[in-house]
RNA sequence: AGUUGGGGUCUUUCUAUCGCUCGGCAGCGAUGCCGAGAGGAAAGUCCGGGCAGCACGAGCCACCAUGCCUCUUAAUGGGAGGGGGUCUGUCUGCGCAAGCGGCAGGCUACAGCGAGCGCCACAGAGAAGAUACCGCCAGCCCUUUUUUAAGGGAAGGUAAGGGUGAAAACGCGGGGUAAGAGCCCACGACAUGUCCCGGUAACGGGCACGAUGGCAAGCCUCAUGGGCUGAAAGACCAUGUAUACCAGUUGGUCUCACGACCACAAGCAGGCUCGCUUGUUUGGCUGGGGGGUAGGUCGAUUGAGGCCGUCGGCGACGGCGGUCCUAGAUUAAUGAUAGAACACGACAGAACCCGGCUUAUGGACCCGAACUAUUU
Numbered sequence: 001a002g003u004u005g006g007g008g009u010c011u012u013u014c015u016a017u018c019g020c021u022c023g024g025c026a027g028c029g030a031u032g033c034c035g036a037g038a039g040g041a042a043a044g045u046c047c048g049g050g051c052a053g054c055a056c057g058a059g060c061c062a063c064c065a066u067g068c069c070u071c072u073u074a075a076u077g078g079g080a081g082g083g084g085g086u087c088u089g090u091c092u093g094c095g096c097a098a099g100c101g102g103c104a105g106g107c108u109a110c111a112g113c114g115a116g117c118g119c120c121a122c123a124g125a126g127a128a129g130a131u132a133c134c135g136c137c138a139g140c141c142c143u144u145u146u147u148u149a150a151g152g153g154a155a156g157g158u159a160a161g162g163g164u165g166a167a168a169a170c171g172c173g174g175g176g177u178a179a180g181a182g183c184c185c186a187c188g189a190c191a192u193g194u195c196c197c198g199g200u201a202a203c204g205g206g207c208a209c210g211a212u213g214g215c216a217a218g219c220c221u222c223a224u225g226g227g228c229u230g231a232a233a234g235a236c237c238a239u240g241u242a243u244a245c246c247a248g249u250u251g252g253u254c255u256c257a258c259g260a261c262c263a264c265a266a267g268c269a270g271g272c273u274c275g276c277u278u279g280u281u282u283g284g285c286u287g288g289g290g291g292g293u294a295g296g297u298c299g300a301u302u303g304a305g306g307c308c309g310u311c312g313g314c315g316a317c318g319g320c321g322g323u324c325c326u327a328g329a330u331u332a333a334u335g336a337u338a339g340a341a342c343a344c345g346a347c348a349g350a351a352c353c354c355g356g357c358u359u360a361u362g363g364a365c366c367c368g369a370a371c372u373a374u375u376u
Base pairs, nucleotide, nucleotide: 001372002371003370004369006367007366008365009364010363011362012341013340014339015338016337017336018335020037021036022035023034024033025032026031039347043358044357046356047355048354049353050352051230052229053228054227056275057274058273059272060271061270063226064225065224066223067222068082069081070080071079072078083110084108085107086106087105088104089103090102091101093100094099111221112220116219117218118215119214120213133162134161135158136157137156140153141152142151143150144149170188171187173185174184175183189212190210192208193207195206196205197204198203234298235297236296237295245288246287247286248285249284251262252261253260254259264283265282266281267280268279305324306323307322308321309320310319311318312317342345
């Protein structure tokens, strides 16, 4: 200097005029002055939480979600760190080989098939305790022949070799055998363990053992978590029919009345049970007919908040101290015009709030990493 990938910050700037929303001040008022006024994703609404309503709690069932471990957090399916697996490159690494290892990087929904059931297309002889298509094999029978050799045949043996397949009943080296086979042995892969050592754990190393195909994004099992709805939630004030039409039905006590209490009835977040004949809400009840209005305020922007410093931690993050206040509309503001500058401007516009994830996106700057080339 270049390339690659990672993290962070900012995202056209300035001036003038007019206009819009909110707040403050002045004014009887009209209005005037001052101040503030979109994003890193405001988006998708995917995940989690706050808040609110549904009366509350517990257990079982059903349903849904998550799924290596530890930590982090208000919480999560987010994040950080770690473990295992797998792939690529490299080391003319180790080993007869199977296989194993070091370094660098990528990916990883990664509990359980050693609980049960089920499934494994096509091809292939055979697809789960199976299979004899080709091949191999001693003995038997037949033929040829000088022969212990060759060819053929029936019944068997065989899973080494070939062939099919995504997958062929662990791999490799040796022993063994008529030929073969974990049949036996060493090594290796994988799995298991009331074992030993290390680690908080996942897991790693050792030892022992062997019921050694795959699929749980098949049913299922195990563990953990989860009630539903969603700001059109919800709370308060106010307006109107209405000190109200017809029919049926209806308790009590206190009060002048308003109203209060008891009783009664109905309802109360999938099913059942329990706390419990507890709590809470509604109130004259049922049916018919008619009539009719105007909205406003809160929720709602001070919050698990931002920035700086310091301490702890590998890190996500946390503790302490200081400092700052930074849109709040409800037909819904954040704009228009003119001028100037340059690098000529991407994706894009808040609607209850917050933390994540994902998606869209032109450019500028900063931090640290790897590799390559050159110079010293």